RNA sequence: AGGGUUUGAUCCUGGCUCAGAACGUACGCUGGCGGCACGCCUAACACAUGCAAGUCGAACGAAGUAGCAAUACUUAGUGGCAGACGGGUGAGUAACAUGUAGGUAUCUGCCCUUUGGCCUGGAAUAACACGAGGAAACUUGUGCUAAUACUGGAUAAGUCUUUACGGAGAAAGCUUUAUGCACCAUUGGAUGAGCCUGCACUUGAUUAGUUUGUUGGUGGGGUAAUGGCCUACCAAGACUUUGAUCAAUAGCUGAUUUGAGAGGAUGAUCAGCCACAUUGGGACUGAGACACGGACCAGACUCCUACGGGAGGCAGCAGUGAGGAAUAUUGGACAAUGGAGGCAACUCUGAUCCAGCCAUGCCGCGUGCAGGAAGACUGCCCUAUGGGUUGUAAACUGCUUUUAUACAGGAAGAAUUGCAUCUACGUGUAGUUGCUUGACGGUACUGUACGAAUAAGGAUCGGCUAACUCCGUGCCAGCAGCCGCGGUAAUACGGAGGAUCCAAGCGUUAUCCGGAAUUAUUGGGUUUAAAGGGUCCGUAGGCGGUUUUUUAAGUCAGAGGUGAAAUCCUGCAGCUCAACUGUAGCAUUGCCUUUGAUACUGAAAGACUUGAGUUAUUGUGAAGUAGUUAGAAUGUGUAGUGUAGCGGUGAAAUGCAUAGAUAUUACACAGAAUACCGAUUGCGAAAGCAGAUUACUAACAAUAUACUGACGCUCAUGGACGAAAGCGUGGGUAGCGAACAGGAUUAGAUACCCUGGUAGUCCACGCCGUAAACGAUGGAUACUAGCUGUUCGAUCAACAUUGGUUGAUUGAGUGGUUAAGCGAAAGUGAUAAGUAUCCCACCUGGGGAGUACGCUCGCAAGAGUGAAACUCAAAGGAAUUGACGGGGGCCCGCACAAGCGGUGGAGCAUGUGGUUUAAUUCGAUGAUACGCGAGGAACCUUACCAGGGCUUAAAUGUAAGUUGCAUAGAUCAGAGAUGAUCUUUUCUUCGGACCACUUACAAGGUGCUGCAUGGUUGUCGUCAGCUCGUGCCGUGAGGUGUCAGGUUAAGUCCUAUAACGAGCGCAACCCCUGUCGUUAGUUGCCAGCAAGUAAUGUUGGGUACUCUAGCGAGACUGCCGGUGCAAACCGUGAGGAAGGUGGGGACGACGUCAAAUCAUCACGGCCCUUACGUCCUGGGCUACACACGUGCUACAAUGGCCGGCACAGAGAGCAGCCACUACGCGAGUAGGAGCGAAUCUUCAAAACCGGUCUCAGUUCGGAUCGCAGUCUGCAACUCGACUGCGUGAAGCUGGAAUCGCUAGUAAUCGGAUAUCAGCCAUGAUCCGGUGAAUACGUUCCCGGGCCUUGUACACACCGCCCGUCAAACCAUGGAAGCUGGGGGUGCCUGAAGUCUGUGACCGCAAGGAGCAGCCUAGGGUAAAACUAGUGACUGGGGUUAAGUCGUAACAAGGUAGCCGUA
Repeated sequence: AGGGUUUGAUCCUGGCUCAGAACGUACGCUGGCGGCACGCCUAACACAUGCAAGUCGAACGAAGUAGCAAUACUUAGUGGCAGACGGGUGAGUAACAUGUAGGUAUCUGCCCUUUGGCCUGGAAUAACACGAGGAAACUUGUGCUAAUACUGGAUAAGUCUUUACGGAGAAAGCUUUAUGCACCAUUGGAUGAGCCUGCACUUGAUUAGUUUGUUGGUGGGGUAAUGGCCUACCAAGACUUUGAUCAAUAGCUGAUUUGAGAGGAUGAUCAGCCACAUUGGGACUGAGACACGGACCAGACUCCUACGGGAGGCAGCAGUGAGGAAUAUUGGACAAUGGAGGCAACUCUGAUCCAGCCAUGCCGCGUGCAGGAAGACUGCCCUAUGGGUUGUAAACUGCUUUUAUACAGGAAGAAUUGCAUCUACGUGUAGUUGCUUGACGGUACUGUACGAAUAAGGAUCGGCUAACUCCGUGCCAGCAGCCGCGGUAAUACGGAGGAUCCAAGCGUUAUCCGGAAUUAUUGGGUUUAAAGGGUCCGUAGGCGGUUUUUUAAGUCAGAGGUGAAAUCCUGCAGCUCAACUGUAGCAUUGCCUUUGAUACUGAAAGACUUGAGUUAUUGUGAAGUAGUUAGAAUGUGUAGUGUAGCGGUGAAAUGCAUAGAUAUUACACAGAAUACCGAUUGCGAAAGCAGAUUACUAACAAUAUACUGACGCUCAUGGACGAAAGCGUGGGUAGCGAACAGGAUUAGAUACCCUGGUAGUCCACGCCGUAAACGAUGGAUACUAGCUGUUCGAUCAACAUUGGUUGAUUGAGUGGUUAAGCGAAAGUGAUAAGUAUCCCACCUGGGGAGUACGCUCGCAAGAGUGAAACUCAAAGGAAUUGACGGGGGCCCGCACAAGCGGUGGAGCAUGUGGUUUAAUUCGAUGAUACGCGAGGAACCUUACCAGGGCUUAAAUGUAAGUUGCAUAGAUCAGAGAUGAUCUUUUCUUCGGACCACUUACAAGGUGCUGCAUGGUUGUCGUCAGCUCGUGCCGUGAGGUGUCAGGUUAAGUCCUAUAACGAGCGCAACCCCUGUCGUUAGUUGCCAGCAAGUAAUGUUGGGUACUCUAGCGAGACUGCCGGUGCAAACCGUGAGGAAGGUGGGGACGACGUCAAAUCAUCACGGCCCUUACGUCCUGGGCUACACACGUGCUACAAUGGCCGGCACAGAGAGCAGCCACUACGCGAGUAGGAGCGAAUCUUCAAAACCGGUCUCAGUUCGGAUCGCAGUCUGCAACUCGACUGCGUGAAGCUGGAAUCGCUAGUAAUCGGAUAUCAGCCAUGAUCCGGUGAAUACGUUCCCGGGCCUUGUACACACCGCCCGUCAAACCAUGGAAGCUGGGGGUGCCUGAAGUCUGUGACCGCAAGGAGCAGCCUAGGGUAAAACUAGUGACUGGGGUUAAGUCGUAACAAGGUAGCCGUA
């Protein structure tokens, strides 16, 4: 000090969350020791038991015990002092309670001090004795007695009081006989207490008014004392927006904790103050109480009871129950410190000192140290003959002994008091010396022995955040602080190995501060992220121009007092260190008093003019209010002309119209609004204001300087104005037009469109008070570069002059653009969102919600004010790159159009779906599957099914063993695999080789995952794109380059240019084809020469031509003309075989589709192993109500059939192609030359010529079926092809829709090959023959490219997303009511008790009993208010992978969206 998290990425805003520290904690796991601290935060709930306040015989009488007695001791009672301290708790209290600083009208036992006293009488009463009552507690009668108990008289220095002459009031003795202790009055002090005051001191305004002894005065009373403290009378005050009253919460402080600080939070332990003592009230005694362990009364509760009546109060220490996540022993001692009483000894003391329990915290120590590599074994991991890690770790060797254990020694804390002794003066006081006193405790500490011996865990390991692998699991189980992880290869779950961090602890949980500048004084914001009030006026308040004097409140400086101690900080010191403790200092930022200073602010007095205002003059404008008035348009009425439609729409219909519409002409009437001018024009505070004109009113600007002299700015509360819609009353109503009606559209259409149409829109008066009331930008003042328009003025100049025009300067408005600056950016930029000052308003994550409740306003609608529970980790702003749009622009493609031919209808072939089946193996399945994998399923193939078998077949190798009857052949059984039987052999150097068998090790799988993969392939797309380096721009994502203007088939090229270059693509290089040359001529060719034949390059010969196949040439917009800067384009141009890429092929950028393939192959992981492997027989892949794709054949005359006759190219061939001959109608058969092929084999067909058929289900068409055959093959039944004869189905050109093709193309005709025994081939791949039509063009459909625009999309429009309804859950509002709680008010009643009055009774008296009155706790009752819980039913809200209905928003979202209102 920061980090994670919104996005595809970026920068902001903004919340959530983490890392730190703390703790009276609690919980989980674990646990060796010691020191020092802490320990019911909850029920101020209830308490069993014991203890916590007594003491004095030197005040008193009496009784008892001991003793012979003197006397000593004990104590119930009277009396004195103390029980107001100490100890506990925090309920109440928002207060002079507390803190701090002052004040005084007061009191103060014991203590210190001053002065003066302490004389003399009296009457009682407890105890006790004798009775009485009662269960008890206790009460009561009679009698005796004492005092330091009570009381009369005397005295009065001083005191109090008065009319100041005077008056009033006291005492106590005891004893050990002393300088004793007490007693009375009195002075001063100390200590403690009372009262008063300034300041400080929580939240709520959804609490705004409160108060009648209330505020003050006078008299009186009361108190220790002031005072409405109380009372009588008088006055009507007192408090309050600087927050009264009310409500809620809370003991306050020193301090503690956090923080850099300012602040925030807290108020345990320790210390100061306050309050309380079962709840409430009131008093007594006393120096002091309205009294924790006192008394009285009332209430609740508990206990005892003989039912009549009594007793009690742990918020003292222990302890119990209860509550709770949770908090200890019914311990020891008065040894120390302190307290009470006492002359003292001493007694008492749960205060205190100690011990016990608890890792609750802080601090310290230990669990060993050194060496030791074969880097051991095990474990774990891996690329696994090997290596890594655990790990110097262990074993082993040596050393040490803190601690633990055992034994021994053993403190300090002790000073006193008392006793004894001695010294000074007087058996006492003051001192000296000695003895005596320790709960803790045989504790701390020390020594010896012993032996590594007695001692390590917890959490974490995806990022934040240090630390990684394997196995298991498979959106399950689970984790999680936030983001998130888990759906078969999880570093995130669980286990293991390893690692990391802390360590006798470690994690989790709760709370608080920090980080959070996320309430911002230090130290934030408000155009668009949350946030400027709709506008103005103006009160309180805040702030305020120049100058002089005075003052000294603020301010500053010095001094004094106080700010308790402890704490914090610093120095030093003591426990072995530390924690802890002691001591000294600083600090305590505050308050009070006092002395000075006077710059600034304030106060008082005076002056000034520049702020502000007044005045004068000149202007300006859709500024306002009221009236008058004008024309156009619309509608209606009347009349005329006129005839069949009008109107409306995308298209229609409703509607109007022959009763005469629409159209047109004339006249009349009505209401509303004001074209042109008209403009980022003007005016107004804003809302807003528009024909012309009149009246009244206001404003603004400029100029002048005459006047006033700071009169100013802003403004909470308040007031006024305030679009539209809406409301009330009364008018008005042409047009438009919510609601409503009808017509359309549609799946629906309560809409968009159309025809009508009521409120309303208009006027007057009165309400409402809101808008996206926006510049989404509050007002005022000052300052800070420019350029350029425009409106209204002023001044000057020039030119014109009948009014003017132009320019310059300047003032006030209103626009554009830009520098600096600012800003997250977009942007803003003198009209600031810049630089500063002043005042006001407002904001603090999204949703819930501008909702609920309460209150105010309103006729209502509603407006204003304005939450919470709950829920999410985001919501949001600006900009970027893509993608998309029923956005725009440009361009391309057999994309459309123009054409030709098809498919879709029929039959058949083939593939697929579906169905069926024991099986119909598997895959492909929008374009990009479907004559696809398969370029050839009868067996095999074959992966599928049924049945029968085998357990290792085939291949290869190693090692060991066995056999020579092996292998092979034959026979039998069997469906076959296989099994059984019989026979027999090769070479040899006789060792064996070879082969076979057995065993072991290595297998095998067309089983799963193409979403783990490689490789291969399809598609966008042969589309023109996709990127990089450096530079530059931007905070950044990114941009630029690659854009712009042209051009191209092309990111092809040119020009321009903050870009300059480069790469992958395009093109070219490669192959075929088209022309020529050259080289070479065999199996090819044959022009010329020769031979030969019926005929044929048949032969000699030739290499000219064709051809073959090598090498070259050729084409490059090169030339010409035109256009153009150029690139390039155009031309019936020239030349050329070919002309603008000549035609065709191969060649496929970055990437997209988790596209296809684990069944070509390879491969990770998983799965099977007498089977999911393998062998065999048979079946299936060929099924068949049906649907689809791709094809073949046709429907015929451009044809069918018959006959004749001509012309290819490219291929293939030895288990082959097969000439030729014979036979067969034919498929073919039987013979049999040639050829491993430019040599041999291989009919081209359409075309052409002639004949026939004559428009028909035919001489078209050939399906289907029957019979007879041929061929291949072990075998044609399921299930082959072909031949012959016979049979002769549908079909007469095909609906919606849809496909291919731009030239040697479509169409049409045949040929060949691969696979292959044969073939279901009409398929696929090639070859040639014949050989067209059309393209105006780019509006539209589809696909694509570039630029631009919008976006709430980024899984990217097959996107996103809204609302009702249905379901579950959650919190919440209303509600007839119901049930509580605290507070106040009225009335009734009223205990104890103080006070007042009385007091015939008691007493000599003082006085008292009694009686009455006032007040009051409590109780009862009544009506209201507040607050909480609950409530049938009901309202909305939130949340929830896959419900329903639609499609409102985001693109022009398909009717632009949004705001207010109905």
Notes: RNAcentral holds the sequence, with entries from ENA and SILVA. A computed fold for a 1462-nucleotide RNA from an uncultured bacterium, annotated as small-subunit ribosomal RNA. The coordinates come from a structure-prediction model, not an experiment, and the mean pLDDT is 83.